[in-house]
Predicted 3D model of a 123-nucleotide RNA (SAM riboswitch aptamer (S box leader)) from Flavivirga rizhaonensis. The source organism's lineage runs through Bacteria, Pseudomonadati, Flavobacteriales, Flavobacteriaceae and Flavivirga. Its Rfam family is "SAM riboswitch aptamer (S box leader)". From the family's description: The SAM riboswitch is found upstream of a number of genes which code for proteins involved in methionine or cysteine biosynthesis in Gram-positive bacteria.
C1' cells in the first nucleotide's frame, strides 16, 4: 500500500515567503483568489483519535492538554447511484386500476450506497 474499526452539518488565523491558481478525482453547478491562489516556513489557536489522571456495572463516564497526529471559508461546498410517486411499453396469470421487466419524468432525507479525508490498529 491493502485491510479493520471509529469519526466527518460543532470548533479554531495572523505573519513571512511565493506569484496564479484553488475548493481530492470525472462531469455539471456554485464559490474563493492580484484587497495576492496553491505549496512551504513561523507563531497562535481548535479539537480530543492516540495519550494522562480518577471513577467503574469493565460497556464506559468525567476531568486534563505535556507529548504523537490532525485541523483552523462554505456540510467531505452541492448534485450524480439506490430508495418514493406518476405516466408509457412489453410479458404473465388468479384477469385485478394485480404481479414482473424495461423506459420517461418528478420529489424527499442531519436516509443508504459508492468515493474521499483523518485517527488508531494490523501486516
Nucleotide at each position: 500500500a491493502u485491510g479493520u474499526u471509529a469519526u466527518c452539518a460543532a470548533g479554531a488565523a495572523a505573519g513571512g515567503c511565493g506569484g496564479a491558481g484553488g475548493g481530492a478525482u470525472u462531469a455539471g453547478a456554485c464559490c474563493c483568489a492580484a484587497u495576492g491562489a496553491a505549496a512551504c516556513c513561523u507563531u497562535a489557536g481548535c479539537a480530543a483519535c492516540c495519550c494522562u489522571u480518577u471513577a467503574u456495572a469493565c460497556g464506559u463516564a468525567a476531568a486534563g492538554a505535556a507529548g504523537g497526529u490532525g485541523c483552523u471559508a462554505a456540510a467531505u461546498u452541492c448534485u450524480a447511484c439506490c430508495c418514493c410517486g406518476u405516466c408509457c411499453u412489453g410479458a404473465a396469470c388468479u384477469c385485478g386500476u394485480u404481479u414482473c421487466a424495461g423506459g420517461a419524468u418528478u420529489a424527499u432525507a442531519c436516509g443508504g450506497a459508492u468515493a474521499g479525508a483523518u485517527a488508531a490498529c494490523c501486516a

The model forms 97% of the base pairs in the Rfam consensus. Its mean pLDDT, the model's own confidence on a scale to 100, is 81.